[in-house]
RNA sequence: CCCCCCGUGGCGCAGUGGUCAACGCAGCGGACUUUUAAUCCGAUGAUCGCCCGUUCGAAUCGGGCCGGGGGGA
Repeated sequence: CCCCCCGUGGCGCAGUGGUCAACGCAGCGGACUUUUAAUCCGAUGAUCGCCCGUUCGAAUCGGGCCGGGGGGA
């Protein structure tokens, strides 16, 4: 210098144009228990790395930038 992949709650991830962005773990409240753990129930939590564009509508498509990983010179 060139090419490819990734960036979504605290963490791990799904969602690839149209509902409240799904789920698990952690944390919080409760039930159970002598207590803890385990188990069960409930509520909360991300508007999607940043900017611009396309579209009636963007996490999703296009461009640029930033960060991480891999490959080739």
A computed fold for a 73-nucleotide RNA from a Streptosporangiaceae bacterium, annotated as transfer RNA. Its Rfam family is "tRNA". By type it is a transfer RNA. RNAcentral records the identical sequence in 2 taxa. Model confidence (mean pLDDT): 81 of 100.